[in-house]
Molecule: transfer RNA
Organism: Schizothecium vesticola
RNA sequence: AGCUUGGUGGCGCAGCGGAAGCGCGCCGGGCUCAUAACCCGGAGGUCCCUCGAUCGAAAUGAGGCCAAGCUA
Numbered sequence: 001a002g003c004u005u006g007g008u009g010g011c012g013c014a015g016c017g018g019a020a021g022c023g024c025g026c027c028g029g030g031c032u033c034a035u036a037a038c039c040c041g042g043a044g045g046u047c048c049c050u051c052g053a054u055c056g057a058a059a060u061g062a063g064g065c066c067a068a069g070c071u072a
Base pairs, nucleotide, nucleotide: 001071002070003069004068005067006066007065010024011023012022013021018055026042027041028040029039030038048064049063050062051061052060
C1' cells in the first nucleotide's frame, strides 16, 4: 500500500428496509430467620462519524476513523 472481517446499553452478542432485542450485570420488590438460588418489575442505546439514495436505514451507496487478520 491493497484486500477481508468487525464496531449495536456497563460487558458479551443477536438483529430479511417498516425502526432495537437476548444473556450477564445494575436498581427496586417478592420468597427466606438470613444469604445465595428462584420469581416479578424497572432504568440504561445520537446502533463509530459525515454525506448520499429511499416515503422510510442498525441493515443500502460513497468517504473517513478505530480494531483484528491476510497478501505484497